[in-house]
């Protein structure tokens, strides 16, 4: 000094296991707040609080089950995944 490549919030997909279906959660708007590669600036996303508006898919057994459904939860792989600068692990 120079070629590389790692790893963040979080995203999609498969599988497990739950919720609901007597309607919660999902999504949508508005305001706050918060975390977000090892650091320093941003940028996209993400969460959480409250307030709004909108709003669903049930069928079969007949006994607690099957079979769907729901922009559903949670986990496990797999895969994708920060713009500069500096660090990192590396080639020469």
């Nucleotide at each position: 000094a120079u070629a590389a490549g790692a790893g963040u919030a979080g995203g999609a997909a498969a599988c497990a296991c739950g919720c609901g279906u007597u309607a919660a959660g999902u999504g949508u708007u508005g305001c706050a707040a918060a975390a977000c590669g090892g650091g320093a600036c941003g940028u996209u996303g993400u969460u959480u609080g409250c307030a709004a508006a909108c709003g669903a898919a049930a069928g079969g057994g007949u006994a607690u089950c099957c079979u769907g459904c729901g922009g559903u939860g949670u986990g496990u792989u797999u895969u994708c995944g920060c713009g500069u600068c500096c660090g990192c692990u590396a080639u020469u």
THF (Tetrahydrofolate) riboswitch aptamer, 92 nucleotides, folded computationally. Rfam family: THF (Tetrahydrofolate) riboswitch aptamer. Rfam links the family to the GO term tetrahydrofolate metabolic process. Its mean pLDDT, the model's own confidence on a scale to 100, is 83. It was read from a public genome assembly, where an Rfam model found it.